[in-house]
RNA sequence: AUGAAGCUUCCGGGAGAGCGCGGGACAGAGAACCCGCCGCCGAAGAGGCAAGGGCCUGCGGUGAGUCGCCGCAGGGCCGAAACUUUCAGGCAAAAGGACCGGAUGCGGACU
Numbered sequence: 001a002u003g004a005a006g007c008u009u010c011c012g013g014g015a016g017a018g019c020g021c022g023g024g025a026c027a028g029a030g031a032a033c034c035c036g037c038c039g040c041c042g043a044a045g046a047g048g049c050a051a052g053g054g055c056c057u058g059c060g061g062u063g064a065g066u067c068g069c070c071g072c073a074g075g076g077c078c079g080a081a082a083c084u085u086u087c088a089g090g091c092a093a094a095a096g097g098a099c100c101g102g103a104u105g106c107g108g109a110c111u
Stems, first nucleotide, its partner, number of pairs: 006106002009103005018038001020037005039091003045087001046085003052078002055075008
């Protein structure tokens, strides 16, 4: 199921922060590129963690005792974001851009 989540493609919206300085290369200038030096941004991607959950060990309680259950302590594990780090990426425009909306085609049960 008159089709959930998720995904593809297309369209629309979509923030922040340097057209930084010095040198190289190009016949030359600017941008991009290469090298060096600073400043900054968080919304591609990536890393980190809170509550909570679970595991192990020890101790205590319950219990005749084992198992189990409960409590405490210790040690690993799992654990989200637009938070955080700034590795990556970015700092005129364009492009990109988390995310949001629409269409489309898959998808096949959750939201």